[in-house]
RNA sequence: AAACGGUUGGGGUAAACUUCGCCAAAGCGAAGGACGCUAAAAUCAUGGGUCUAAGGUUACUAAUUUCACACAUUGAAAUUAGGCUAGGAUCGCCAGAUUACAAGC
Numbered sequence: 001a002a003a004c005g006g007u008u009g010g011g012g013u014a015a016a017c018u019u020c021g022c023c024a025a026a027g028c029g030a031a032g033g034a035c036g037c038u039a040a041a042a043u044c045a046u047g048g049g050u051c052u053a054a055g056g057u058u059a060c061u062a063a064u065u066u067c068a069c070a071c072a073u074u075g076a077a078a079u080u081a082g083g084c085u086a087g088g089a090u091c092g093c094c095a096g097a098u099u100a101c102a103a104g105c
Base pairs, nucleotide, nucleotide: 006105007104008103010101011038012037013036017032018031019030020029021028022027035092042098043097044096046095047094048093049090050089051088055085056084057083060082061081062080063079064078065077066076067075068074
């Protein structure tokens, strides 16, 4: 002198919650507020995970209605509810990529 590790402080960021706004929802933005984090709690939904299901799915399930047959049911269509589904969301779940402060011991 440099690198790495530990620690204290500065600076930075800001969970829950409250108010307002956006969104179908999950969630997001702003203000207040701090549970934490701090070299990445900075940026990127690329991989996995998680959340949501507007739209889609009747060749997923159930119910109802209508039509045909015809009164036993069968077939078709529609509606409603549930299920499934990401091009929605989350980087403060993990991984990866990119960029990146600083004083002292």
c-di-GMP-I riboswitch aptamer from Desulfosporosinus hippei DSM 8344, 105 nucleotides, folded computationally. Its mean pLDDT, the model's own confidence on a scale to 100, is 79.